[in-house]
RNA sequence: GGGCCGAUAGUUCACCUGGUAGAACACCGCAUUCGCAUUGCGGAGGUAGAGAGUUCAAGUCUCUCUCGGUCCA
Numbered sequence: 001g002g003g004c005c006g007a008u009a010g011u012u013c014a015c016c017u018g019g020u021a022g023a024a025c026a027c028c029g030c031a032u033u034c035g036c037a038u039u040g041c042g043g044a045g046g047u048a049g050a051g052a053g054u055u056c057a058a059g060u061c062u063c064u065c066u067c068g069g070u071c072c073a
Stems, first nucleotide, its partner, number of pairs: 001072007010025004019056001027043005049065005
């Protein structure tokens, strides 16, 4: 320098055909317990790495850039 893959909640990841984002764990509350843990129920938490374009509508498609991984030179 070039090819490919990835960046979504605090963490690990879904969302494979564009229709305004979910799960688990963690966190908070309640119940249960003498108390803690476990278990059950409920809740808060992200508009998706940044920018631009296409579209009525973009996490999703296109382009540029940034960061990480991998391969080639």
This is a predicted structure of a 73-nucleotide RNA (transfer RNA) from a Candidatus Berkelbacteria bacterium.
The organism belongs to Candidatus Berkelbacteria, within Bacteria.
Its mean pLDDT, the model's own confidence on a scale to 100, is 82.
Its Rfam family is "tRNA". Its family is annotated with triplet codon-amino acid adaptor activity in the Gene Ontology. Rfam describes the family as follows. Transfer RNA (tRNA) molecules are approximately 80 nucleotides in length.